[in-house]
Predicted 3D model of a 498-nucleotide part of an RNA (small-subunit ribosomal RNA, 5' domain) from a Candidatus Gastranaerophilales bacterium. Model confidence (mean pLDDT): 84 of 100.
Context: one part of a larger RNA
RNA sequence: GGACGAACGCUGGCGGCGUGCUUCAUACAUGCAAGUCGAACGAGAAGCUGACUUCGGUCAGUGGAAAGUGGCGGACGGGUGAGUAAUAUGUAGGAAAUCUGCCCUAGAGAGGGGGACAACAGAGGGAAACUUCUGCUAAUACCCCAUAUGAGCUUAGUUGAAAUACUAAUCUUGAAAACUCCGGUGCUCUAGGAUGAGCCUGCAUCUGAUUAGCUAGUUGGCGGUGUAAUGGACCACCAAGGCGACGAUCAGUAGCUGGUUUGAGAGGAUGAUCAGCCACAAUGGGACUGAGACACGGCCCAUACUCCUACGGGAGGCAGCAGUAGGGAAUUUUGCGCAAUGGGCGAAAGCCUGACGCAGCAACGCCGCGUGAACGAUUAAGCCCUUCGGGGUGUAAAGUUCUGUCAGUAGGGACGAAUUUUGACGGUACCUACAGAGGAAGCACCGGCUAACUCCGUGCCAGCAGCCGCGGUAAUACGGAGGGUGCAAGCGUUGUCC
Numbered sequence: 001g002g003a004c005g006a007a008c009g010c011u012g013g014c015g016g017c018g019u020g021c022u023u024c025a026u027a028c029a030u031g032c033a034a035g036u037c038g039a040a041c042g043a044g045a046a047g048c049u050g051a052c053u054u055c056g057g058u059c060a061g062u063g064g065a066a067a068g069u070g071g072c073g074g075a076c077g078g079g080u081g082a083g084u085a086a087u088a089u090g091u092a093g094g095a096a097a098u099c100u101g102c103c104c105u106a107g108a109g110a111g112g113g114g115g116a117c118a119a120c121a122g123a124g125g126g127a128a129a130c131u132u133c134u135g136c137u138a139a140u141a142c143c144c145c146a147u148a149u150g151a152g153c154u155u156a157g158u159u160g161a162a163a164u165a166c167u168a169a170u171c172u173u174g175a176a177a178a179c180u181c182c183g184g185u186g187c188u189c190u191a192g193g194a195u196g197a198g199c200c201u202g203c204a205u206c207u208g209a210u211u212a213g214c215u216a217g218u219u220g221g222c223g224g225u226g227u228a229a230u231g232g233a234c235c236a237c238c239a240a241g242g243c244g245a246c247g248a249u250c251a252g253u254a255g256c257u258g259g260u261u262u263g264a265g266a267g268g269a270u271g272a273u274c275a276g277c278c279a280c281a282a283u284g285g286g287a288c289u290g291a292g293a294c295a296c297g298g299c300c301c302a303u304a305c306u307c308c309u310a311c312g313g314g315a316g317g318c319a320g321c322a323g324u325a326g327g328g329a330a331u332u333u334u335g336c337g338c339a340a341u342g343g344g345c346g347a348a349a350g351c352c353u354g355a356c357g358c359a360g361c362a363a364c365g366c367c368g369c370g371u372g373a374a375c376g377a378u379u380a381a382g383c384c385c386u387u388c389g390g391g392g393u394g395u396a397a398a399g400u401u402c403u404g405u406c407a408g409u410a411g412g413g414a415c416g417a418a419u420u421u422u423g424a425c426g427g428u429a430c431c432u433a434c435a436g437a438g439g440a441a442g443c444a445c446c447g448g449c450u451a452a453c454u455c456c457g458u459g460c461c462a463g464c465a466g467c468c469g470c471g472g473u474a475a476u477a478c479g480g481a482g483g484g485u486g487c488a489a490g491c492g493u494u495g496u497c498c
Stems, first nucleotide, its partner, number of pairs: 001498004006494005013369006019362002021327001026325003030322003035072003040069002047062006079280003089204006098197002103193007111145004120135006150173003154169005178185002206252003213243003218240004223235003255277004259270004282303005305316004333359001335358003341355001342353004372402004382393004406439001408434005416425001442487005447468003453482005463470002
């Protein structure tokens, strides 16, 4: 000198664009953050219409709430960085060791049958959470049979270094679902694609030797189990290996990267916001469902904590968005809207979306603008200095003539919307008119480094200070004043990095 997610002190006019718990991965009141589909299914409240009526209501039609079965989505999106020094990340590769819902392409198919369970009705149990029994019922829910371009074992052949690949044969075995507005949308199997994911390998990836030896599933083999898949991943048996001064093991620290920052570069430091990957979801463990999870707003168990309780038993998880307490030098609104972009469901209308788009707060940062312009005296007053002559503040003010940025008032008024509809922002931006210099300047420094000097007060006191150092009676170094210098809606200080 530059930089910052900064903080503190003094000060503070406006706008645009960004950014905003770096500390306790501490605890959380309240609200919201993941639903949707009636074109899969049964049943169907209120309301409305009509008929009957003993005036209590009943029946039929329409209607479609809430709940239920079923499907898809809750594995995305959003948060955080605790753990992790390598099951991570970056980069380059590999597979004769893999899976992939929705989507695209191609081929083949959907024949026949059956029994339930919710909802509902009835009867119970419980303070509640919830739950038990009996009975009825539908389906694109569940099951059985049939069919097969397939799949699997064995054998033979082909390619190849190697067969688990391909071809052929015997045997074994496996599907389906309908709805319809008749347009279509769905369903099953197979092959391929796309996308996504899992696995393996090389290299790179902080500090410590005041950590030198580490290792028994350890290293390898045969056979199996398991997995979508390879593999000591796991198991039985056999062998005794494997790693290490090119730093194993141990300990400490740490999410990694694109980047950011500094630097002429090499390099150093760093990893907020944005983007990619990983890990985590009170703490620890486990599986279920599913194409995909060992699942933040799913389940089970244990632990700690909080809450309810009729004491028998239950409920909960903000490292989602706001917000609260605590901690801290320190970090915002319990806002508006789905109008746009994107996502889930749906044929669609649409519903949901604290993702997102916006607004609010904060000079936290960057950028831009303003706080007036011109003229104006051998130069007012005041204040300061003085050698008492004068000098400085100083064209500065006053005064005269103007301008109208920003702010203000009034009128008009968008783009963003995707040919109809639809705008949170927003009567916002912007445009026009009006009035009037009015509402808008501070902070640090002035001994040298380092731009900028005098007076008064103080008297090694009070104090200053980044280093050298200053102050003990004329202090350009302390405090005040006048003046000056530098930056400017900021200026200084502190912290950290280069």